About this RNA: This is a predicted structure of a 347-nucleotide part of an RNA (small-subunit ribosomal RNA, central domain) from Herbaspirillum seropedicae. Its Rfam family is "Bacterial small subunit ribosomal RNA". Its family is annotated with structural constituent of ribosome and ribosome in the Gene Ontology. NCBI's taxonomy places the organism under Bacteria, Pseudomonadota, Burkholderiales, Oxalobacteraceae, Herbaspirillum. Its mean pLDDT, the model's own confidence on a scale to 100, is 90.
Context: one part of a larger RNA
RNA sequence: CUGGGCGUAAAGCGUGCGCAGGCGGUUGUGUAAGACAGAUGUGAAAUCCCCGGGCUCAACCUGGGAAUUGCAUUUGUGACUGCACGGCUAGAGUGUGUCAGAGGGGGGUAGAAUUCCACGUGUAGCAGUGAAAUGCGUAGAUAUGUGGAGGAAUACCGAUGGCGAAGGCAGCCCCCUGGGAUAACACUGACGCUCAUGCACGAAAGCGUGGGGAGCAAACAGGAUUAGAUACCUGGUAGUCCACGCCCUAAACGAUGUCUACUAGUUGUCGGGUCUUAAUUGACUUGGUAACGCAGCUAACGCGUGAAGUAGACCGCCUGGGGAGUACGGUCGCAAGAUUAAGACUC
Numbered sequence: 001c002u003g004g005g006c007g008u009a010a011a012g013c014g015u016g017c018g019c020a021g022g023c024g025g026u027u028g029u030g031u032a033a034g035a036c037a038g039a040u041g042u043g044a045a046a047u048c049c050c051c052g053g054g055c056u057c058a059a060c061c062u063g064g065g066a067a068u069u070g071c072a073u074u075u076g077u078g079a080c081u082g083c084a085c086g087g088c089u090a091g092a093g094u095g096u097g098u099c100a101g102a103g104g105g106g107g108g109u110a111g112a113a114u115u116c117c118a119c120g121u122g123u124a125g126c127a128g129u130g131a132a133a134u135g136c137g138u139a140g141a142u143a144u145g146u147g148g149a150g151g152a153a154u155a156c157c158g159a160u161g162g163c164g165a166a167g168g169c170a171g172c173c174c175c176c177u178g179g180g181a182u183a184a185c186a187c188u189g190a191c192g193c194u195c196a197u198g199c200a201c202g203a204a205a206g207c208g209u210g211g212g213g214a215g216c217a218a219a220c221a222g223g224a225u226u227a228g229a230u231a232c233c234u235g236g237u238a239g240u241c242c243a244c245g246c247c248c249u250a251a252a253c254g255a256u257g258u259c260u261a262c263u264a265g266u267u268g269u270c271g272g273g274u275c276u277u278a279a280u281u282g283a284c285u286u287g288g289u290a291a292c293g294c295a296g297c298u299a300a301c302g303c304g305u306g307a308a309g310u311a312g313a314c315c316g317c318c319u320g321g322g323g324a325g326u327a328c329g330g331u332c333g334c335a336a337g338a339u340u341a342a343g344a345c346u347c
Base pairs, nucleotide, nucleotide: 003319004318005317006316007301008300012315014201015200016199017198021194022193023192025088026087027086028085029084030083031082033081034080035077036076037075038074039073040072041071042070049065050064051063052062053061054060091191092188093187094186095185096183097182098181099180103177104176105175106174107173108172109171110154115149116148117147118146119145120144121143125136126135162169163168206246207245208244209243210242211241215240216239220235221234222233223232257314258313259312260311261310262309265292266291267290268289269288270287271286272285273284274283275282296303297302320347321346322345329340330339331338332337
């Protein structure tokens, strides 16, 4: 000496489940594979190193020793790891009670609004813009009243509020269903953590088949403005919605992998509990979610018991910029494309 890193500089897989693998609480007994100690054999000679000797010295030659960090056999040790057997309950899980929630799937239903249709009242405008025009309207619009149709989304409550692994989830009611928190006991007895390959889920857009179509609106058409006008205005088709099947990507972000332990506090808020109070008053505790902040960390910004602090286990990833997340090949896809992933060359 036996890399350094990954919030923003290159770098955490979009998220979970999980086989193999890696790692694994506490205690007793045994074993002796790993480990440690001793012995023996071997580890050719030369070389290297040490102490001598010989060429007048040196290079060179030469005697002896050491070394050869290894391997094999054998004897021993029993702390640690492994293995076998047996216990334990602090990890993990199950049961019981209570609780919160836009967690998911299906069905039903409500009111407001837009649009359209019919009829009534009513008359010349309406709409739009920086200003206009296209557009709509005397075949009666806009406005207003009554009735009807249809689709989509759920104002207020509503919140650095809640739930979910993530994507995400919001009117109300019913059915089916997942997860979580908490309290006190009982039970199982390490059943755990992580996870290459794999499997599942995965916004929006897009694709296939069949429906649906109110509003909005890529493309497109027309009207303006302008040097141009892909922006503005009037229309408007895919799409947006539903069912089933694909696609598999996002600034899929906390730009922060998962799990565990430890390390000052303060303030708010959501869920549960205990004690207390005239009082959801106050104190304590537990699980989330936020704002500050000590130590410490950081290049700084900042992070700071929900860590980017201090450590451990396992996985993923990075290694100058461009070329390039591209070419070729493979795999997947109906396609669009996705994924895996270079080199030449150049600075």